Predicted 3D model of a 689-nucleotide part of an RNA (large-subunit ribosomal RNA, domain II) from a Patescibacteria group bacterium. The RNAcentral record of the full RNA draws on ENA. Its mean pLDDT, the model's own confidence on a scale to 100, is 84. Lineage of the source: Bacteria > Bacteria candidate phyla.
Context: one part of a larger RNA
RNA sequence: GCCAACGAGUGUAUCUAUGCGGCUUGUUUAAGUCCGUCUAGGACGAAGACAUAGUGAAAGCGAGGAUUAAUAGUCCGCUUUAGUCGUUUGGAUACGACCCGAAGCCAGAGCGAUCUAACCAUGACCAGGGUGAAUUCUAAGUAAAAUUAGAAGGAGGCCCGAACCCACUAGCCGUGCAACACUAGGGGAUGAGUUGUGGUUCGCAGUGAAAUGCUAAUCGAGCCUGGUAAUAGCUGGUUCUUCCCGAAAUAGUUUUAGGGCUAGCCUUUUGUGAAUGUAUUAAGGGGUAGAGCACUGGAUGGGAUAUGGAUGGGUUCGUCCCGCCUAUUUCAAUCAAACUCCGAAUACUUAAUAUUACUGCAAAAGAGUCAGACCGUGGGGGCUAAGCUCCAUGGUCAAAAGGGAAACAGCCCAGAUUGUCGUCUAAGGUCCCUAAAUCAAGCUAAGUGGAGAAGGAAGUGAAGUUUCUCUGUCAGCUAGGAGGUUGGCUUAGAAGCAGCCAUCCUUUAAAGAGUGCGUAAUAGCUCACUAGUUCAGAGAUUUUGCGCCGAAGAUUUAACGGGGCUAAGCUUGGUACCGAAGACACAGGUGUCUCGACUUUACGUCGGGACGCGGUAGGGAAGCGUUCUUUGAGCAUUGAAGCUUACGGCGUGAGCCGGAGUGGAGUUCAAAGAAGUGAGAAUGUUGGC
Numbered sequence: 001g002c003c004a005a006c007g008a009g010u011g012u013a014u015c016u017a018u019g020c021g022g023c024u025u026g027u028u029u030a031a032g033u034c035c036g037u038c039u040a041g042g043a044c045g046a047a048g049a050c051a052u053a054g055u056g057a058a059a060g061c062g063a064g065g066a067u068u069a070a071u072a073g074u075c076c077g078c079u080u081u082a083g084u085c086g087u088u089u090g091g092a093u094a095c096g097a098c099c100c101g102a103a104g105c106c107a108g109a110g111c112g113a114u115c116u117a118a119c120c121a122u123g124a125c126c127a128g129g130g131u132g133a134a135u136u137c138u139a140a141g142u143a144a145a146a147u148u149a150g151a152a153g154g155a156g157g158c159c160c161g162a163a164c165c166c167a168c169u170a171g172c173c174g175u176g177c178a179a180c181a182c183u184a185g186g187g188g189a190u191g192a193g194u195u196g197u198g199g200u201u202c203g204c205a206g207u208g209a210a211a212u213g214c215u216a217a218u219c220g221a222g223c224c225u226g227g228u229a230a231u232a233g234c235u236g237g238u239u240c241u242u243c244c245c246g247a248a249a250u251a252g253u254u255u256u257a258g259g260g261c262u263a264g265c266c267u268u269u270u271g272u273g274a275a276u277g278u279a280u281u282a283a284g285g286g287g288u289a290g291a292g293c294a295c296u297g298g299a300u301g302g303g304a305u306a307u308g309g310a311u312g313g314g315u316u317c318g319u320c321c322c323g324c325c326u327a328u329u330u331c332a333a334u335c336a337a338a339c340u341c342c343g344a345a346u347a348c349u350u351a352a353u354a355u356u357a358c359u360g361c362a363a364a365a366g367a368g369u370c371a372g373a374c375c376g377u378g379g380g381g382g383c384u385a386a387g388c389u390c391c392a393u394g395g396u397c398a399a400a401a402g403g404g405a406a407a408c409a410g411c412c413c414a415g416a417u418u419g420u421c422g423u424c425u426a427a428g429g430u431c432c433c434u435a436a437a438u439c440a441a442g443c444u445a446a447g448u449g450g451a452g453a454a455g456g457a458a459g460u461g462a463a464g465u466u467u468c469u470c471u472g473u474c475a476g477c478u479a480g481g482a483g484g485u486u487g488g489c490u491u492a493g494a495a496g497c498a499g500c501c502a503u504c505c506u507u508u509a510a511a512g513a514g515u516g517c518g519u520a521a522u523a524g525c526u527c528a529c530u531a532g533u534u535c536a537g538a539g540a541u542u543u544u545g546c547g548c549c550g551a552a553g554a555u556u557u558a559a560c561g562g563g564g565c566u567a568a569g570c571u572u573g574g575u576a577c578c579g580a581a582g583a584c585a586c587a588g589g590u591g592u593c594u595c596g597a598c599u600u601u602a603c604g605u606c607g608g609g610a611c612g613c614g615g616u617a618g619g620g621a622a623g624c625g626u627u628c629u630u631u632g633a634g635c636a637u638u639g640a641a642g643c644u645u646a647c648g649g650c651g652u653g654a655g656c657c658g659g660a661g662u663g664g665a666g667u668u669c670a671a672a673g674a675a676g677u678g679a680g681a682a683u684g685u686u687g688g689c
Base pairs, nucleotide, nucleotide: 001689002688003687004686005685006684011095012094013093014092015091016090017089019087020086021085022084023083026050027049028048032044033043034042035041054061055060064076065075066074067073098237099236101234105227106226107225108224110223111222117201118200119199120198121197122196123195124194125193126191128160129159130158131156135152136151137150138149139148140147164188165187166186168185169184170183171182203219205215206214207213212221240623241622242621243620244619245618250263251262252261253260254259264369265368266366267365268364269363270362271361272360275359277355278354279353280352281351282350283349284348290342291340292339296336297335298334300332301331302330303329304328305327306326308325309324312322313321314320372397373396374395375394376393377392378391379390380389381388402413403412404411417588418587419586420585422584423583424582428578429577430576431563432562433561437575439573440572441571442570443569449565455549456548459546460545461544462543463542464541465540466539467538468537476533477532478531479530480529482506483505484504487501488500489499512527516525517524589613590612591611592610593609594608595607596606597605598604599602624678626675627674628673629672630671631670632669633668634667635666642662643661644660645659647658648657649656650655
C1' cells in the first nucleotide's frame, strides 16, 4: 500500500412541540398489598399529580383581583370551556452523551539505588623511566653560629609514559557494528586515584565538588495501578436511496475576537388573506454630486492707506523718495471632508391607480451561519502602490454545471427534471487546425495588428486657414553682391565677422558698417539682396485618422492558442451563417395549485390545465436493505442458506425477481414490533498478502 472483518447521535429521568391511541359524567395511579404454573403477567391501591378561576409579595378576596386614603386610570384575568394518561418522532437539560485523541492533576502503610548519585564495611590494582625536598654524615669555615662543597637520603593532589580511568578535536557512522559505537590523535595515571563484593538513603522524596544533574534507554518531579470513558471553545472521522425547499460569512454583546448568546437570513406547521413586489401619477423632507465665494478659513497678482515694524539703498539731509515685512481696504482670478448665497439625479416616506399571485405579516417548532473572495461603482487608509486594507452599493463565485475569454472559482453569455443523429438564437465567431463569409468601401506597410510613457521626427491619409505665383512663384544653374571704409573705440593686431558704441551716406537692377566658414591681422569662400535662364505650381500654419523611434533578462521561439496572414489587420456598413445543458418542438418522470369523472368516501384511482423541478451548511417528505421477536401463510435432499455468473427481466433509486453452475440443511413472504441496522476515508483497530 491493497484486501477482509470490526468501527461513531445510544440509554434513563424530567421538560417541551408534534402525530397517533385510551378515557373525557375529568384523567392518572406511586410506594405497597394480593393472585399467578411465583415466569410472563393480572387485580387492588386516589396518598399524590395535572386540569376545572383568577389575582395579589402576602394576609386574603374572588368573575374578579391588585395598585390607592379614595376614585379615575392602569396591569393581569372572566365573559369566548379541553383536558389527562400512554406512545412515536424532533428538540432541550442532567449524566462519558456521536466516536477516537492530549500534555496534565490527585491517591496508594504500592514497586524500584542489579543503571546511576552519595556514603558505610571489606578486599584488589597502578609496567618502566625522570626529577631529587626535608633530614643526616664528612670536609671547609666561624669565637660560636651562619654559610659553602661533597656524600647519603627518597619527599611530592611533582614530570614522561603503558595497564586502568576519562571523553578535548577531527573523521567515520547516522534504516549504524552500536537507541552515542568505531578510527586517529587528546587528558589523568601515588591520588580529592581506579575498581570487585556486600550494604544504606526514593518520589510532597533521595542523592548531588551544583549540570535541574542522576534515581533501571523514563526526570522542572520515577514507574505501576486506580480516580478515569479526566477535560479538550481544538484537529480528524461519522456508513443506504429518491423527492421538495434552501442559507450565512452581518449587527449588538461577550477576559470576546478561529468560541458563544440574541437579532438578521433558511426550513416545517398553523393562521391571516393581498396586507407583498413593480410601474405611473401626486404630495413630501433633505444639503450629497455639481457649483459658488454671501459666511468660516486657505492661497495668487495689481492698486490704495498706516503717527505700524525692522532697517537696505538714494539723498537736495526734509519723520523726502524707492524697496521689504505686517495690518486694513479695494480690484481681478481662485481653493475647501470637518465652508455654503445655491443645489440636482438617484434613494427614501406616504397615498391613489394599474399590474403581479412570485409575495407579505403573525405564532409555534427545527436549524445552520458570525474566517468570505473577486469584479463594476461611490469613498476612507496607503504612494489616486498591491491578487493591499476598511466601509457603502450592485453582480458573480461561495452553493452553478453548460457556451465564450487558448488554458483560467469571482469576467462576458446563460441558470442543467429526463430523452431525441430535431429547429432557432446569446456572448463570441465564420483561411486551416475548428462548426460557420477567402462580403463591400476606406485606412495601415509598421508583421503595426500580436505589451508600454514623457519626449522626438519632411512616414502617410483626410479636413481647413493663409502667403507668393505666366507682370514667371519655389528649387537649380549663370552673373553681380560695390564705393566713402581698415566706421569709431579698444587692441600687439581688430580690416563686415574677439569685444564695446554707433549702424549713416553714395553708386545702383541689387548689395547689411554684414548670415556663417576662415586669417596672427589681411586675404579667400558664402549668405542676405538683385538680374538673367528655365518652368507650373510653391511655401507657412492648424486640426485629425493610422503608423515610426523611444523599447535591454533570465524555461524554449514564448508579448497572435498554433499554422500562417498584407488581410485572415484597423475603421465603417450591410446581409447570411455557425454557435450553449438558453428558447422552441416531440415524448416521458415528478412537486404545488386547480378542474372533472369514478367508486369499497379513501392518507383512494383515473384524466385535463397552469406554474415549477442547479444546489453546500441546513430543514422537510417518502422509501430500500440487515439481525431478532410475535401471528398467519409457505418453500426445502425431486436440493434450504451461502457463493459464482460478459445470462434474462422489473424498479427513478436504495434494490428486487428469475435462469445456469456450485453447495449440502435449513429458510422465505405478509402484517406488526424491537434494534449492537448500512463504511472509503478517522497518521482508525485486528488479521492476511